[in-house]
RNA sequence: GGGUCAGUAGCUCAGUCGGUAGAGCAGCAGCCUUUUAAGCUGAUGGUCCCGGGUUCAAAUCCCGGCUGACCCACCA
Numbered sequence: 001g002g003g004u005c006a007g008u009a010g011c012u013c014a015g016u017c018g019g020u021a022g023a024g025c026a027g028c029a030g031c032c033u034u035u036u037a038a039g040c041u042g043a044u045g046g047u048c049c050c051g052g053g054u055u056c057a058a059a060u061c062c063c064g065g066c067u068g069a070c071c072c073a074c075c076a
Base pairs, nucleotide, nucleotide: 001072002071003070004069005068006067007066010025011024012023013022019056028042029041030040031039049065050064051063052062053061
């Protein structure tokens, strides 16, 4: 230098035939318990990495950029 993949909640990840953004864990509140843990219930939590484009509508498609992983090439 070229290529592939990934970036979504505090963490691990789903969602990719364009149509209201989700799960588990953690944290919070409640129930239960003498108390804690465990168990059960509930609510909360998001600029979908950044910028632009297409579209009535973009996490999803297109272009550019950033970060990370891997592969290839080059140099010494």
Molecule: transfer RNA
Organism: Candidatus Peregrinibacteria bacterium CG2_30_44_17